């Protein structure tokens, strides 16, 4: 110093241009229970940042950050 891949909830994953971002475990509340576990209903919570592109962007383009790899 070049290439190439990634980044979404406290975690691990979906969403291949459409609408209120989807679930699971977590966590909080309530309910069941003598009580704790389990079970059940509910809630809370995310798109690395910054620009472009299009009616429309988690997708597509670009620079950055930061992770992972290869070449030198």
């Nucleotide at each position: 110093g070049c290439c190439u891949c990634c980044u979404u909830a406290g975690u691990u994953u979906a969403a291949u241009g459409g609408a209120u971002a989807a679930a699971a475990c977590a966590a909080g509340u309530g309910g069941c229970u003598u009580c704790u576990a389990u079970c059940c209903a509910c809630u809370c919570g995310a798109u690395g940042u910054g620009g472009g592109u299009u009616c429309g962007a988690u997708u597509c383009c670009u620079a950055c950050a930061g992770g992972a790899g290869g070449c030198a």
The RNA shown here (transfer RNA) has 72 nucleotides and comes from Candidatus Phycocordibacter aenigmaticus.
NCBI's taxonomy places the organism under Bacteria, Bacillati, Minisyncoccota, Candidatus Phycocordibacteraceae, Candidatus Phycocordibacter.
RNAcentral holds the sequence, with entries from ENA.
Rfam family: tRNA.
The coordinates come from a structure-prediction model, not an experiment, and the mean pLDDT is 81.